[in-house]
Parts: sequence; structure tokens; C1' cells
RNA sequence: GGCCGGAUAGCGCAGUGGCAGCGCAUCAGUCUUCGAAUCUGGUGGUCGUGGGUUCAAUCCCCACUCUGGUCG
Repeated sequence: GGCCGGAUAGCGCAGUGGCAGCGCAUCAGUCUUCGAAUCUGGUGGUCGUGGGUUCAAUCCCCACUCUGGUCG
């Protein structure tokens, strides 16, 4: 340098055009003599950046950044 993939909550990941979700973590409650575990509920997101298409974009298109793989 060519090609392919990934970037979504603190962490690990779903989400193939119409409200952004799950698990863990965290906070509160429940329970307990106190904790842990259980159970219930809550908080937490400029969806990598900038454009474009569309009534509407995490999703489609273009460029770029970072990252993994592969070929030379």
C1' cells in the first nucleotide's frame, strides 16, 4: 500500500430505516443481629468524527480517525 471486519452506558455486547436495549457493575429499597446472596426499582448514551440520502438514520452512501485480521 490492497482487501475484509470492528467502534453503541463504567465494562462485555445486542439492535439490518420508525421510542436505543440486555448482562455485569453502580445507587436505593427488600431480607439480615450486621454483612453477603436473593428479589424489586432507579441512575447512567452528542450510537467514533464530519457530510449526504430520506418525512424519518445506530442502521443506507461518501470521506476521515482509531483498532483487529489478511495479502504483498